[in-house]
RNA sequence: CAAGUAUUUCGCCUUAUCGCUAUUUGGAGCAAUCCAGAUGGAGGAAAGUCCGGACACCAUAGUGUAACAAAGUGGUUAACAGCCACCAGUCGUGAGGCUAGGAAAAGUGCAACAGAAAGUAUGUACAGGUAAUGCUGUAGUGAAACCAGGUAAACUCUUUGUGGUGCAAUGUCAUGUAAACUAAUGUUUGAGCGUACACGCGCGAUGUUAGAGGGUAGGCAGCUAAAGUGUAUUGGUAACAAUACACGUAGAUAAAUGAUAAGGAUCUCGAUGUAUUGGGAAACAAAAUCCGGCUUAUAGAUUUACUUAAUCA
Numbered sequence: 001c002a003a004g005u006a007u008u009u010c011g012c013c014u015u016a017u018c019g020c021u022a023u024u025u026g027g028a029g030c031a032a033u034c035c036a037g038a039u040g041g042a043g044g045a046a047a048g049u050c051c052g053g054a055c056a057c058c059a060u061a062g063u064g065u066a067a068c069a070a071a072g073u074g075g076u077u078a079a080c081a082g083c084c085a086c087c088a089g090u091c092g093u094g095a096g097g098c099u100a101g102g103a104a105a106a107g108u109g110c111a112a113c114a115g116a117a118a119g120u121a122u123g124u125a126c127a128g129g130u131a132a133u134g135c136u137g138u139a140g141u142g143a144a145a146c147c148a149g150g151u152a153a154a155c156u157c158u159u160u161g162u163g164g165u166g167c168a169a170u171g172u173c174a175u176g177u178a179a180a181c182u183a184a185u186g187u188u189u190g191a192g193c194g195u196a197c198a199c200g201c202g203c204g205a206u207g208u209u210a211g212a213g214g215g216u217a218g219g220c221a222g223c224u225a226a227a228g229u230g231u232a233u234u235g236g237u238a239a240c241a242a243u244a245c246a247c248g249u250a251g252a253u254a255a256a257u258g259a260u261a262a263g264g265a266u267c268u269c270g271a272u273g274u275a276u277u278g279g280g281a282a283a284c285a286a287a288a289u290c291c292g293g294c295u296u297a298u299a300g301a302u303u304u305a306c307u308u309a310a311u312c313a
Base pairs, nucleotide, nucleotide: 002308003307004306005305006304009301010300012264013263014262015261016260017259018258020041021040022039023038024037025036026035027034028033043284047295048294050293051292052291053290054289055166056165057164058163062199063198064197065196067162068161069160070159071158072086073085074084075083076082087101088099089098090097091096102157103156107155108154109151110150124139125138126137127136128135170221171220172219173218181211182210183209184208185207192203193202194201195200228247229246230245231244232243233242234241235240266281267280268279269278270277271276
């Protein structure tokens, strides 16, 4: 210099004018609202809805059976199929990467072609041996050929575990109506509902099931201080934890977070007197209760550490 491995950060900036929206200050107004000012306003994945939770409401009584999930050892975390470390196996020259990583003597199944034959199956060629027999050995085919090994991300077995629904949860206010009508059935001798199923258990009376029909679908809360972010110190191989200080970071509701102009940064194409100058481009993409992960997409720039067989200087 080149090619790699792991990893960090950014992913436009400034000014002016106009517009939208949240909080807040002041003024006007009976109120709805209006005027002026200040401070803010869509990501590294907001995507997928894959995993785990916080939170809200309902259920909770076990026993057996089923269904689903996990599977080396330890640590971390609110929790996790995540992350960190070590072991094992495997790929790579290497830095490093990948792995649903328990059990094959509980049982069943699967292995093309080749080969004589793929399991307590078979006997091709040569050799040895026997009363006799593939009885013994070598060769050959094949991934695998002497009471065979392989395979469980094949069925299965073992061990461990598990409630449900989801902000369209839930709570509250207003408006309006029909606790009305018909039929069957039931009222502690329990209809029916709930619990994955059975037994058991719990609830249960202006009840339950079926039919026909009526009213409403609007407002407020939930709604953003969060298992939060940053810096330093200490402990730890690390993931991470503790302490101290500082910051306080959108809350819309048919859905705000923008438009225009100029200049600059970055990339790219050309010209050129190497001082400069002209044009073009800018990825993936858009919050909706919130958080921790995983996966997928991604123009361009960038941090740190490490590796290198062969080749060149």